[in-house]
Context: one part of a larger RNA
């Protein structure tokens, strides 16, 4: 002085209650364990590993096995000798690939050479996704956006320390107020920043139509009211009134407003824990390799399969499926792109090629809803795996190992045991749309909108956390 207690005392969090929806049972989609392989590269491990690193494994990626090649090496700098090219084109030749051969074509000069590029030696080194995250940096995750963590001087105490930071009340907050041997500071907290509700103000084209004309159409004149865009201002401060408090902080109530007491969301994470995670992002000690643990091809593999977990997608129906059918967003992307009309195909998709570096053009159809009809409780017109033919489509190539389409096949599945999981309002739950990566390949991720509920007595009890206090054979 801490840390710990199945000791107290307050207090707080979707912690538990109270409510709504899931997991847990099917099937498929992912990850992992485990097993198997020539190899299934590696890493991550309660919470805080398991749709994680991966914002995307057919080759390339790729670090793995296998075969075949190189050896100053795929990179990079230095020396020295040769050549004028190298690369690119084109030819021929050839491998499972890399590959050989041959034609074509430098600059600049004081002609001494230099520069550039390729060969070739020889070594200096180069090279490692090879060890060590317990030698590190630096990034991270966690407690936790929990309120706390400390510091000068003073002042107590032989001393570790202690006081401030406790104590009455209060707040989301060590927030703020009041006593106080303390008095101030500092790093957090809160405001300053991003967006979102509301106005106004300046601008009116690519947006927008309230009035006049005009059209199939804001389409055109024409306007900038309005909606909207995208700058700049105002607005919320317990200001105001009232009650209650200690005359204080504060708390309720109201009133005015678009908005009320941190408005709603996001960035923003103190001291400090966990020898947490990471040497495979990089960057480094130090150890190891140096015809290999470096480096090239090609072909496998990372996609495997008696199981086990995890995380999703879809399901199980009638609040519903199916067919028609004249609603209504938001935020993105687009030149090696986006692609509209119109044409062929049942279709995925082709052809087609206007317009668009885009408030202009396209992707782009919103879906769920709404109406109308149709089914009549069934393993069904529910549900789609699994599988068979045929094709599209990108790419050098879809066997192993993509994505899609059309016809046909129609498996489990009738709501799910012990557990157990998220969420307090524009959320829950449901319904699509779009982006990053990407040549194809999300049920994942990240965004964005649409419909849009239910509860919350309350803190006795689990989990976790904060202050105080007390025990203690613990450091």
């Nucleotide at each position: 002085u801490g840390a710990c207690g199945g000791g107290g005392a307050c207090c707080c969090g979707c912690a538990c209650a109270a409510g709504c929806g899931g997991u847990g049972g099917a099937g498929c989609a992912u990850g992992u364990g485990g097993u198997u392989u020539a190899a299934u590269u590696c890493g991550a491990a309660g919470c805080a590993a398991c749709g994680c690193g991966a914002a995307g494994a057919a080759c390339c990626u790729u670090a793995c096995c296998u075969a075949a090649g190189c050896u100053u090496g795929a990179c990079a700098u230095c020396u020295c000798c040769u050549u004028g090219a190298c690369a690119g084109a084109c030819u021929a030749u050839g491998u499972a690939a890399a590959g050989u051969a041959g034609u074509u074509u430098c600059c600049c000069u004081u002609c001494g050479g230099g520069g550039c590029a390729a060969g070739g030696a020889a070594g200096a080194c180069a090279g490692g996704u090879g060890g060590u995250g317990c030698a590190u940096g630096g990034u991270u995750g966690u407690c936790g956006u929990c309120a706390g963590c400390u510091c000068g001087u003073g002042u107590c105490g032989u001393g570790a320390g202690a006081u401030g930071u406790u104590g009455g009340g209060u707040u989301a907050a060590g927030u703020c107020c009041c006593g106080c041997a303390a008095c101030g500071a500092g790093c957090g907290c809160a405001a300053c920043c991003c967006u979102u509700a509301u106005c106004g103000c300046u601008a009116g084209u690519a947006g927008c139509c309230a009035u006049c004309a005009u059209u199939a159409a804001g389409u055109u004149g024409g306007g900038c009211a309005c909606u909207c865009u995208a700058g700049u201002g105002a607005g919320a401060c317990u200001g105001c009134c009232g009650u209650g408090g200690a005359u204080a902080a504060c708390a309720c109530g109201g009133a005015g407003g678009a908005a009320g007491g941190u408005g709603g969301g996001g960035a923003u994470g103190a001291c400090g824990u966990c020898a947490a995670a990471u040497c495979a992002u990089c960057a480094u000690g130090c150890c190891c390799c140096u015809u290999a643990u470096g480096u090239u091809u090609a072909g496998g593999g990372c996609u495997a399969c008696a199981c086990a977990c995890g995380u999703g997608c879809u399901a199980c129906a009638a609040u519903g499926g199916c067919u028609g059918u004249a609603a209504c967003a938001a935020a993105g992307u687009g030149a090696a792109g986006c692609a509209a009309a119109c044409c062929c195909g049942u279709g995925a998709g082709g052809g087609g090629g206007a317009g668009c570096a885009a408030a202009c053009c396209a992707c782009a159809a919103a879906a769920a809803a709404g109406c109308a009809g149709u089914c009549c409780c069934a393993g069904u017109u529910c549900g789609g795996a699994u599988u068979g033919u045929a094709g599209u489509c990108u790419g050098c190539a879809a066997c192993u190992c993509g994505a899609c389409u059309a016809c046909a096949u129609g498996a489990a599945g009738u709501u799910g045991g012990a557990a157990u999981c998220g969420c307090u309002a524009g959320u829950a739950a449901u319904c699509g749309c779009a982006a990053a990566u990407c040549a194809g390949a999300a049920u994942g991720u990240u965004g964005c909108g649409g419909u849009g509920a239910a509860u919350a007595c309350g803190u006795u009890c689990c989990c976790g956390g904060g202050u105080c206090u007390u025990g203690u054979a613990c450091a």

Predicted 3D model of a 475-nucleotide part of an RNA (small-subunit ribosomal RNA, 3' major domain) from an uncultured Clostridia bacterium. The sequence was found in a public genome assembly. Its Rfam family is "Bacterial small subunit ribosomal RNA". Its family is annotated with ribosome and structural constituent of ribosome in the Gene Ontology.